[in-house]
Formats: sequence, structure tokens, C1' cells
RNA sequence: UUCUUAUCCAGAGAGGUGGAGGGACUGGCCCUUUGAAGCCUCAGCAACAGACUUUUAAAGUACUGUGCUAAUUCCAGUAGCGUACAGCUUGGAGAUAAGAA
Repeated sequence: UUCUUAUCCAGAGAGGUGGAGGGACUGGCCCUUUGAAGCCUCAGCAACAGACUUUUAAAGUACUGUGCUAAUUCCAGUAGCGUACAGCUUGGAGAUAAGAA
């Protein structure tokens, strides 16, 4: 990097540096000099894999490896239902983990 499987309405931030962008893409709509992205330090959330405990189906711990810490994956983007609006269902795309090549 590619493929497969599972999950994505919950949860969790401060400081320093930096100096204009960011929310994957497109259209909206938001966040942002009351400092964006990035980088560093510490903290926190979660429980995907390993590890450990237990009554070994399951539940728990949070030690390790990731991951994450505005808004439902911010909403829609495929298809269907619909008084054709609203809304609902279902896909695509994306993100994360595990396995395989």
C1' cells in the first nucleotide's frame, strides 16, 4: 500500500511554540487573531488487539501496542419510500482496530 471483518447518535484539554487557516473530498453550515493547522510537554477518554484477574459463557483492570480529546463520521452527496417538503431506511466514501498478502 491492497483485501477482508467489526465499529463509528457516548466520552475526554491544559500549557508552551507557531502565525492563517481548519472541519478527508464537493456543496452547505460551522470553528478560528478572545489565536487555525503543525510541533513539544503533561493530562484525560475509550476498550480494538495482547497481557492479567475472576465465577473463565461472560465480566473486570487500564500494564503494553495503537487510537482519540467542537458540532451524530457536523449535514447531504448511492438507491428506495414519501402529499416529492420534512422525515425514514439503505448504500457509497471516510476514520480506527485486528488478520492476511

The RNA shown here (SAM riboswitch aptamer (S box leader)) has 101 nucleotides and comes from Sporosarcina pasteurii. The prediction has a mean pLDDT of 82. The sequence is in RNAcentral, with records from Rfam. It matches the Rfam family "SAM riboswitch aptamer (S box leader)". From the family's description: The SAM riboswitch is found upstream of a number of genes which code for proteins involved in methionine or cysteine biosynthesis in Gram-positive bacteria. Its family is annotated with regulation of gene expression in the Gene Ontology. Of the family's consensus pairs, 97% are formed in the model.